[in-house]
């Protein structure tokens, strides 16, 4: 340089056009329970990587851009 794959909460992940004011676990933060700690329960905040584009309607689909990661050279 060429050709694949990925990109969602702080961290793993779920999602295959409308059911999404995007849901789970672990972590944090508030309350119970507890003599206290842990455990356990019940709440709360907190994410779609950017820029166009199809679409009535986009996190899902396509194009590029940026970063990750394979592979040939």
């Nucleotide at each position: 340089g060429g050709c694949c794959c990925c990109a969602u909460c702080g961290u793993c992940u779920a999602g295959u056009g409308g059911c999404c004011u995007a849901g789970g676990a672990c972590g944090g933060c508030g309350g119970g329970u507890u003599u206290u700690c842990a455990u356990c329960c019940c709440g709360c905040a907190a994410a779609c990587u950017c820029g166009g584009g199809u679409u009535c309607g986009a996190u899902u689909c396509c194009c590029g851009a940026u970063g990750g990661g394979g592979u040939c050279a």
Annotation: The RNA shown here (transfer RNA) has 73 nucleotides and comes from Candidatus Woesebacteria bacterium GW2011_GWC1_42_9. The organism belongs to Candidatus Woeseibacteriota, within Bacteria. Rfam family: tRNA. Rfam's curators write: Transfer RNA (tRNA) molecules are approximately 80 nucleotides in length. It is annotated as a transfer RNA. The sequence was found in a public genome assembly.